[in-house]
RNA sequence: CAGCGAUGAGGGCAAACCCACCGAAAGGUGGGGACGCAAAGCCACGAGGCUAACGUACGCGCAAGCGUGCCACGCCGGUCGGGCCGUCGAG
Numbered sequence: 001c002a003g004c005g006a007u008g009a010g011g012g013c014a015a016a017c018c019c020a021c022c023g024a025a026a027g028g029u030g031g032g033g034a035c036g037c038a039a040a041g042c043c044a045c046g047a048g049g050c051u052a053a054c055g056u057a058c059g060c061g062c063a064a065g066c067g068u069g070c071c072a073c074g075c076c077g078g079u080c081g082g083g084c085c086g087u088c089g090a091g
Base pairs, nucleotide, nucleotide: 004089005088012037013036017032018031019030020029021028022027035078041084042083043082045081046080047079048076049075050074055070056069057068058067059066060065
């Protein structure tokens, strides 16, 4: 240096769930809480997943409007890959 990694040391993050707020929703932020995590740090490039306000097609309706399908310009990334950065060292 590369790989690898423990029941080691010092730290870090925080699933579900609950409360408040934001959002049409998915989801997010803060507080509580810990299932887990060596990248569960960052990016959001590929695959994947979630939502469907707007738009659009159709149907119903005198109309206002309502319903259904499609759609990301909205998200997740603690699903898998990729890029960047990075703590420690028992075997």
Predicted 3D model of a 91-nucleotide RNA (c-di-GMP-I riboswitch aptamer) from a Gemmatimonadaceae bacterium. It matches the Rfam family "c-di-GMP-I riboswitch aptamer". A reference for the family is Sudarsan et al. (2008), "Riboswitches in Eubacteria Sense the Second Messenger Cyclic Di-GMP", Science. Rfam links the family to the GO term cyclic-di-GMP binding. The prediction has a mean pLDDT of 88. NCBI's taxonomy places the organism under Bacteria, Pseudomonadati, Gemmatimonadota, Gemmatimonadales, Gemmatimonadaceae.